[in-house]
Molecule: transfer RNA
Organism: Vicugna pacos
RNA sequence: GGUAGUAUAGCUCAGCAGUAGAGCAUGUGCUUGGCGUGCAAAAGGUCCUGGGUUCAAUUCCCAGUGCCUCCG
Numbered sequence: 001g002g003u004a005g006u007a008u009a010g011c012u013c014a015g016c017a018g019u020a021g022a023g024c025a026u027g028u029g030c031u032u033g034g035c036g037u038g039c040a041a042a043a044g045g046u047c048c049u050g051g052g053u054u055c056a057a058u059u060c061c062c063a064g065u066g067c068c069u070c071c072g
Base pairs, nucleotide, nucleotide: 001071002070005067006066007065010024011023012022013021018055026042028040029039030038048064049063050062051061052060
């Protein structure tokens, strides 16, 4: 330099046009003499950035940036 992939909660990931979820982690309550375990409800997201298409974009298209695969 070329090529393919990826970017979503603190972490690991799902979702796939119609206003976003799980597990773990976190704090709170219950349980226990206490810790742990277990249970409950909760908090936590400008869905990488900028454009385009569309009535509507996390989702489709283009470019950029980071990470990564292969080739040289």